[in-house]
RNA sequence: GGGCUCGUAGCUCACUCGGUAGAGCGCCGCCCUUGCAAGGCGGAGGCAGUGGGUUCGAUACCCACCGAGUCCA
Numbered sequence: 001g002g003g004c005u006c007g008u009a010g011c012u013c014a015c016u017c018g019g020u021a022g023a024g025c026g027c028c029g030c031c032c033u034u035g036c037a038a039g040g041c042g043g044a045g046g047c048a049g050u051g052g053g054u055u056c057g058a059u060a061c062c063c064a065c066c067g068a069g070u071c072c073a
Stems, first nucleotide, its partner, number of pairs: 001072007010025004019056001027043005049065005
C1' cells in the first nucleotide's frame, strides 16, 4: 500500500428481503429472607463509529473517512 470481515445499551451479541431497535449479563427499586445469595415483579439506559448520498422512510443500500481484526505485498 491492497483485499476481506467487523464497529448497535456498561459488557457479549441479535435485528436474513429497508418501515422507525431487542435479548442475556450488569445497574436501580420493590417482594421474599433474621441477613446474604438465589428466585419473582418492575424500571433506567443506545437513534445504531463519523460525515454525506439514494428513498416517502435506512442499523440495514451506495460513497468517503476513522478505528479493530485478519490475509497478501